[in-house]
RNA sequence: AACGCCGAGGGGCGCUGCAACCGUCAAGGUCAGGCUCGGCACAAUGUUCAACGGCGCUCAUAUUUG
Numbered sequence: 001a002a003c004g005c006c007g008a009g010g011g012g013c014g015c016u017g018c019a020a021c022c023g024u025c026a027a028g029g030u031c032a033g034g035c036u037c038g039g040c041a042c043a044a045u046g047u048u049c050a051a052c053g054g055c056g057c058u059c060a061u062a063u064u065u066g
Stems, first nucleotide, its partner, number of pairs: 004040006010059006018034001020030003033052001
């Protein structure tokens, strides 16, 4: 460094199916965290804390108005 694993990016339901995987390699099936950030030896203190993710409905949080 890469792969992999773990955690986070507030949830639920439905639809489609590119990549990827599965498949008798045919038909087809799964599939909208595949992206970003951090960690993968231990301890202490302080400060700060993302940007994003097809469509529809809905909940939560926050704000404004009545």
Molecule: SAH (S-adenosyl-L-homocysteine) riboswitch aptamer
Organism: Zetaproteobacteria bacterium